[in-house]
Model confidence (mean pLDDT): 76 of 100. A computed fold for a 129-nucleotide RNA from a Clostridiaceae bacterium, annotated as c-di-AMP riboswitch aptamer (ydaO/yuaA leader).
RNA sequence: UUUUGUGGAUAUCCGAAUAUCUGUUUUGAUAGUGGGGGAACCGACUUAUUGGGGUGAAUCUUUGUAAGAUGAGUGUCUUGGUGGCUCAAACCCGACAGCUAAUCCCAUAGGAUUGCACCAAGCAAUGUA
Numbered sequence: 001u002u003u004u005g006u007g008g009a010u011a012u013c014c015g016a017a018u019a020u021c022u023g024u025u026u027u028g029a030u031a032g033u034g035g036g037g038g039a040a041c042c043g044a045c046u047u048a049u050u051g052g053g054g055u056g057a058a059u060c061u062u063u064g065u066a067a068g069a070u071g072a073g074u075g076u077c078u079u080g081g082u083g084g085c086u087c088a089a090a091c092c093c094g095a096c097a098g099c100u101a102a103u104c105c106c107a108u109a110g111g112a113u114u115g116c117a118c119c120a121a122g123c124a125a126u127g128u129a
Stems, first nucleotide, its partner, number of pairs: 011113004018031004032108006042098001049095001051096001052093004059069004070088005077122007
């Protein structure tokens, strides 16, 4: 000097997964956010082991390990657009659920990075007149 790894800090990202108060005497509560069940009306004519259904962007097709269609994320104030880059998993219910007011129930995790660029509209700050 360069490279790699680990740790910390700062600033962030995916996601509903945050904030406050309390407790740590085997924990909780509130608010916010997200999800499921559940009438009438409407819809559906279901029912099929070829079960059915839910969370989630994560689904379908084919010439099948690669493509296409479709969907999702992406950097510094916010929103939108274009392009580039990346992703398209995993898990759960347990014979069973269309929508759905009243109402009932549940979750509030986990993981990752070290800077993608341009355009438009807006917001904010500073300076000058």